RNA sequence: CUUCGACAAAGGCAGACCCGCCGCGAGACAGGGGCGCAAACCUACGGGCCCCGCAUCCUGCGAGGCAGCCCGGCUACGGCA
Numbered sequence: 001c002u003u004c005g006a007c008a009a010a011g012g013c014a015g016a017c018c019c020g021c022c023g024c025g026a027g028a029c030a031g032g033g034g035c036g037c038a039a040a041c042c043u044a045c046g047g048g049c050c051c052c053g054c055a056u057c058c059u060g061c062g063a064g065g066c067a068g069c070c071c072g073g074c075u076a077c078g079g080c081a
Stems, first nucleotide, its partner, number of pairs: 004078002012037002017032002020029001022027001035068001042073002046070002048066003052062004
């Protein structure tokens, strides 16, 4: 450095749901909560899914969302095997 992710150490994140608030919506944010997570940090480039508008026979175009769906990129923790 890479593989790897330990019944280890030190910490971290936070599903459903509840509440407040923003949004037409998908959903975002704050608090609670904790199903889980070795990148469940960041990133919407590629695939995928979701929402709104317009057109439409197939479907397309436009504006958004999801990083806890997958891949890629980027950075980080550990040092048993």
A computed fold for an 81-nucleotide RNA from an uncultured Solirubrobacteraceae bacterium, annotated as c-di-GMP-I riboswitch aptamer. Model confidence (mean pLDDT): 84 of 100. It matches the Rfam family "c-di-GMP-I riboswitch aptamer". Rfam links the family to the GO term cyclic-di-GMP binding.